[in-house]
Small-subunit ribosomal RNA, 3' major domain from an uncultured prokaryote, 476 nucleotides, folded computationally.
Its Rfam family is "Bacterial small subunit ribosomal RNA".
Context: one part of a larger RNA
């Protein structure tokens, strides 16, 4: 210099405190440790692993295990030879594969051949989810949106290194103003980006009886863009005005106006660097290593094991509920190998069925919670749904191992959870519900939409983590 302190001073942050709801008990669903296992493929491991990599393991996918099988090899270049390629029939076999019958003969040519492509051959190579993230690129995670990390000149020190960057104020910020041996500057920081929330202009095959006509009552027709709304443009917020207060400075407080105030809510953004932090199983790559196999095809089975043991999550233990019966109001999204309406059949998953849609124009698509009105009376209940029996839809070549849903029927633990522990400060939190992405098909997960909408923060002594300054240090 910097790291540490059960040193000090000064500050922040759902850190604690207030508060509101989990978790931790129950049952399933997942992920994990373990155990088992022919194998349950591999990585991830305090924070920062544990619904992670998996935004989709029945075959595939798979990288693992058992059999069977190929070896110039499932892929690339190069050299011979012979065939066009290609479709095709039948036999063995679990299948890769072995073996067989039928078509079919094409382009381009100085005719010697030559290009695509397919087979045999040699051999030079191919191949490796084999090993090494302590040999690496890249990428990402963490500190942490935290206010920090540096240079140049100059001054001061033998030096190492200081000075600026420390002081007084402020701020969400090394934000800003003052001062000041320092003057400036760079990477951060704030702004320009995106997108919510006001009005405006430009646009009308969405939207409107607003105003008219018509209505077979549905913006359905004429018609018309004013309005909602879509989507470009533009404006609006600066502490710009007043007051106070502070050093006449930076700001801090209250007011006015304004849709909207003092970084307006929310995103995207990650500084020097920490952690030989993670990833050779995206992908790229030194070295090693293996080459009739650690490579390559396949048929099964495995990743789905279950006495436990933990993490995250879902359903509930009920009456601000259940449960049946009326009736209301979203957003964002996907939809042409798709998305499917209307109708009819089934109690139903689900089947017929085809209209429309390359989609502000048809469809998924009934949004649930809400509201009303019943019914149920404290019961393990008409709560609760696991768990077995049985019968069915669909999707796939195939649901035994091991899929997802419907119906009948069964109905378990559960009565609000120890010691401990979690999230969250507003349109949050809780609660409702609705989509997309992977994807044949499977979702309680994950990314997104909306709709309903609290409580409480006295404070900063404790806990965590951080930030500047300062102090001790036998540590670097």
């Nucleotide at each position: 210099u910097g790291a540490c302190g059960g040193g000090g001073g000064c500050c922040c942050g759902c850190a604690c405190a207030a508060g509101c709801g989990g978790u931790g008990g129950a049952g399933c669903a997942u992920g994990u440790g373990g155990u088992u296992u022919a194998a349950u493929u591999c990585g991830a491991u305090g924070c920062a692993a544990c619904g992670c990599g998996a935004a989709g393991a029945a075959c595939c996918u798979u990288a693992c295990c058992u059999g069977c099988c190929c070896u110039u090899g499932a892929c690339a270049u190069c050299c011979u030879c012979g065939g066009a390629a290609c479709c095709u029939u039948c036999c063995a076999g679990a299948g890769a594969u072995g073996g067989u019958u039928g078509g079919g003969u094409g382009c381009c040519u100085u005719c010697g051949g030559g290009a695509a492509c397919c087979g045999a051959g040699a051999g030079a190579c191919a191949g490796g989810u084999g090993c090494u993230g302590c040999a690496u690129g890249g990428c990402u995670g963490u500190c942490g949106u935290c206010a920090g990390c540096u240079c140049g000149u100059g001054u001061c020190g033998u030096g190492a290194g200081a000075u600026g960057u420390u002081g007084g104020g402020u701020u969400a910020a090394g934000u800003c103003c003052c001062g000041u041996a320092a003057c400036g500057a760079g990477c951060g920081c704030a702004a320009c980006c995106c997108u919510c929330g006001u009005c405006u202009u430009c646009a009308g095959u969405u939207g409107c009886c607003a105003g008219c006509g018509g209505u077979u009552c549905g913006g359905c027709c004429g018609g018309g863009c004013a309005c909602u709304c879509u989507g470009g443009g533009g404006a609006a917020a600066c502490u710009g005005c007043c007051g106070g207060u502070g050093a006449u400075a930076a700001g801090c407080c209250g007011g006015a106006g304004g849709a909207a105030g003092g970084c307006g809510g929310g995103g995207a953004u990650g500084g020097c660097g920490u952690c030989a932090a993670g990833u050779c199983c995206u992908c790229a790559u030194g070295g090693c290593c293996c080459u009739u196999a650690u490579g390559g095809g396949c048929u099964g089975g495995g990743c789905u094991a279950c006495a436990c043991a933990c993490g995250g999550g879902c359903u509930a233990c009920a009456a601000u509920g259940g449960c049946c019966g009326g009736u209301a109001c979203a957003a964002a999204g996907g939809g042409u190998u798709g998305c499917a309406a209307a109708c009819c059949c089934g109690c139903g998953a689900g089947g017929g069925g085809a209209a429309g849609c390359u989609a502000a124009u048809c469809c998924c698509a009934c949004a649930a919670a809400g509201c009303c009105g019943g019914u149920c009376g404290u019961a393990g209940u008409c709560c609760g749904g696991a768990u077995c029996g049985g019968a069915g839809u669909c999707u796939g070549c195939a649901a035994c191992u091991c899929g997802a849903c419907u119906c009948c029927g069964u109905g378990a633990a559960g009565u609000c959870g120890g010691a401990a522990u979690c999230g969250c400060u507003a349109g949050u939190a809780a609660u409702c519900g609705c989509g997309g992405a992977u994807c044949a098909g499977c979702a309680c997960g994950c990314c997104g939409c909306g709709g309903u909408g609290a409580a409480u923060a006295c404070g900063u002594u404790c806990c965590c983590g951080g930030g500047c300054c300062u102090u001790g240090u036998a540590c670097a």

The RNAcentral record of the full RNA draws on ENA. The coordinates come from a structure-prediction model, not an experiment, and the mean pLDDT is 88.